The prediction has a mean pLDDT of 81. Transfer RNA from Candidatus Colicola coprequi, 71 nucleotides, folded computationally.

[in-house]
């Protein structure tokens, strides 16, 4: 130094341009003497700056962060 790849809740994943979803956790309730399990409920997020479009997680692009390769 060049070429690829990837960035979504705390954690692992969807979502093919029209309302950001489960699942784990964590927080309450139910149950139980008490806990564990189980049931129900609830919070939470598109890495960043631009652009395109009526509208962008999505399509373009500049930077950041990782990760691969190649020398």
């Nucleotide at each position: 130094a060049c070429g690829g790849a990837a960035g979504u809740c705390c954690u692992c994943c969807a979502a093919u341009g029209g309302u950001a979803g489960g699942a784990g956790a964590a927080c309450g309730g139910u149950c139980u003497c008490c806990a564990a399990a189980a049931c129900c409920g609830c919070c939470a997020a598109u890495g960043u700056g631009g652009g395109u479009u009526c509208g962008a997680u999505u399509c373009c692009u500049g930077c950041c962060u990782u990760c691969c390769g190649u020398g």
Description:
Rfam family: tRNA. From the family's description: Transfer RNA (tRNA) molecules are approximately 80 nucleotides in length. The family's RNA type in Rfam is transfer RNA. The organism belongs to Candidatus Colicola, within Bacteria.